Context: one part of a larger RNA
RNA sequence: CCCCUAAUGGGAAGUGAAGACCCCGUGGAGCUUUACUGCAACCUGUCGCUGGGUUGUGGCCCUGGAUGUGCAGAGUAGGUAGGACCCGUCGAUCUCCGGACGCUAGUUCGGAGGGAGGGGACGAUGAGACACUACCCUUCUUGGACUACGACCCUAACUCAGAGAUGAGGACCCCGAUAGGUGGGCAGUUUGGCUGGGGCGGCACGCCCUCGAAAAGGUAUCGAGGGCGCCCUAAGGUCAACUCAAUCGAGUCAGAAACUCGAUGGAGAGUGUAAGAGCAUAAGUUGGCUUGACUGAGACUCGCACAACGAGAGUCGCAGAAACGAAAGUUGGGUCUAACGAACCACUACGCCCCCUAAGUGGGGGCUAUUGAUGUCAGAAAAGCUACCCCGGGGAUAACAGAGUCGUCGCCGGCAAGAGUACAUAUCGACCCGGCGGCUUGCUACCUCGAUGUCGGUUCUUUCCAUCCUGGCAGUGCAGCAGCUGCCAAGGGUGAGGUUGUUCGCCUAUUAAAGGAGAUCGUGAGCUGGGUUUAGACCGUCGUGAGACAGGUCGGUUACUAUCUGUUAGGGG
Numbered sequence: 001c002c003c004c005u006a007a008u009g010g011g012a013a014g015u016g017a018a019g020a021c022c023c024c025g026u027g028g029a030g031c032u033u034u035a036c037u038g039c040a041a042c043c044u045g046u047c048g049c050u051g052g053g054u055u056g057u058g059g060c061c062c063u064g065g066a067u068g069u070g071c072a073g074a075g076u077a078g079g080u081a082g083g084a085c086c087c088g089u090c091g092a093u094c095u096c097c098g099g100a101c102g103c104u105a106g107u108u109c110g111g112a113g114g115g116a117g118g119g120g121a122c123g124a125u126g127a128g129a130c131a132c133u134a135c136c137c138u139u140c141u142u143g144g145a146c147u148a149c150g151a152c153c154c155u156a157a158c159u160c161a162g163a164g165a166u167g168a169g170g171a172c173c174c175c176g177a178u179a180g181g182u183g184g185g186c187a188g189u190u191u192g193g194c195u196g197g198g199g200c201g202g203c204a205c206g207c208c209c210u211c212g213a214a215a216a217g218g219u220a221u222c223g224a225g226g227g228c229g230c231c232c233u234a235a236g237g238u239c240a241a242c243u244c245a246a247u248c249g250a251g252u253c254a255g256a257a258a259c260u261c262g263a264u265g266g267a268g269a270g271u272g273u274a275a276g277a278g279c280a281u282a283a284g285u286u287g288g289c290u291u292g293a294c295u296g297a298g299a300c301u302c303g304c305a306c307a308a309c310g311a312g313a314g315u316c317g318c319a320g321a322a323a324c325g326a327a328a329g330u331u332g333g334g335u336c337u338a339a340c341g342a343a344c345c346a347c348u349a350c351g352c353c354c355c356c357u358a359a360g361u362g363g364g365g366g367c368u369a370u371u372g373a374u375g376u377c378a379g380a381a382a383a384g385c386u387a388c389c390c391c392g393g394g395g396a397u398a399a400c401a402g403a404g405u406c407g408u409c410g411c412c413g414g415c416a417a418g419a420g421u422a423c424a425u426a427u428c429g430a431c432c433c434g435g436c437g438g439c440u441u442g443c444u445a446c447c448u449c450g451a452u453g454u455c456g457g458u459u460c461u462u463u464c465c466a467u468c469c470u471g472g473c474a475g476u477g478c479a480g481c482a483g484c485u486g487c488c489a490a491g492g493g494u495g496a497g498g499u500u501g502u503u504c505g506c507c508u509a510u511u512a513a514a515g516g517a518g519a520u521c522g523u524g525a526g527c528u529g530g531g532u533u534u535a536g537a538c539c540g541u542c543g544u545g546a547g548a549c550a551g552g553u554c555g556g557u558u559a560c561u562a563u564c565u566g567u568u569a570g571g572g573g
Base pairs, nucleotide, nucleotide: 001573002572003571004570005569006568007567008566010565011564012563014560015559022394023393024392025391027390028389029386030385031384032383035189036188037187038186039185041182042181043180044179045178046177047176048175051154052153053152054151055150056149057148058147059146061144062143064141065140066139068137078136079135080134081133082132085119086118087117094113095112096111097110098109099108100107101106158169159168160167161166192205193203194202201222206228207227208226209225210224211223229377230272231334232333236290237289238288239287240286241285242284244268246264247263248262249261250260251259270279271278273339275337276336277335294320295319296318298316299315300314301313302312322331323330324329345372346371348369349368351367352366353365354364355363356362401448402446403444404443405442407441409437410436411435412434413433414432418428419427455530456528457527458526460522461519462518463517464516465515468493469492470491471488472487473486474485475484476483496508497507498506499505536554537553538552539551540549541548542547
């Protein structure tokens, strides 16, 4: 060096299982509820099955009859229309008796007597004859039809009991239909996005201004500083006039500041509201008159850099009708850049058109315009839990470990204010500054989610030195003993107990000393399984609930027959 046998389990980020944690998917399922929308079920009303009668109170209609003093006026004038005649021996005016109404003036009905007239256009009145006729109103009433409700009775539907005869209940119940309510009992679904992982928080989700933005334009971050979701009939239009802030001087009360006069004053004032731009010829301040804060139809720009894209916003002509101005002219809101919203549906309109329809009423439809909101702002109609969970994916994205970084952490240094009686440097050392390490904790998200087993202990090996002991040396505020500080040094050693799952820490007795770290926080194909981190269960707290809790508590499967390599022991060549 090669081969064999037996062992071991360090490595092959070993084998096993398209990670169960985490995130994502306009994925799924189970569960909950005061999520959304439904369905069963239940309650109540009405109708059908469902009939007869009595009584009371209503509604509506028909028929007959009555009923109607505001003032003036012979008087108890209901309204409108026609209207010049109507009623009367089939018995009128009038008298008597009785009933009803009544605003005590009278109206009306019935009976008896009686025997030929009575009323109306007239003058007053808003309106003229209850002379007559027709229709209607207010209030009351006779009779009738239909109908509702209340109470009661019946029996024949229907129900129950009974072998039956019958009995009990009874138009109720049952059943069916329909409307309103209740309705996680059940069902189908939804439960947004961005995001230095996700959640919680926030809005960086629609707009405006400045910076970032790197001197054209454009340009990101949960970048920096702010603003908008309005307000105003004047704070709009036009015509005319005026000039601000501040300072100084003067002037009764009057003062630092009230009002008046004068001077200086280019803008430091003001502009409805943010910021920037603009503005004194004023866009600023004041006054007069007004409604262009118009109608119709175009082109263009921004929105949206250089392609397309809606709402919205803006600019410039034309036609019409206006406002102001002597006129030229200006005016389609506010000096400019923010102040906003599709379709469907609904409302509104001295709007317009069409259908039923030949016309009216009524109903329906369409067009145009107005208003109502989607702020997740180019606009679904929408709450949660899952540790009982599942699927598809992701190292595009978290937890462990690694890597990068090193604020934090540990160690060292520079300078030396000061403490040290005196004296910075025996010893200690502030402020400030510079490193090293990669043992803490963060940050990042680069490897791994078709899986690299996660705390502690145990076993076993090895490395570092910033050395705890042992060795050598120096300084000392080193007399000696014992110390303190520093230098060299990693050969060897660094133990046993109590408590806790603990690492750590605290404690006990020893000891020369009971050092600190690394090796995937060494080591689960070596062990353990106390902790954490499934399914069961209890408590506290939170939640309406399902459930939740770096809160506590009891319980809870640790797989692998070794191919290669490494190592150990033995054998052979």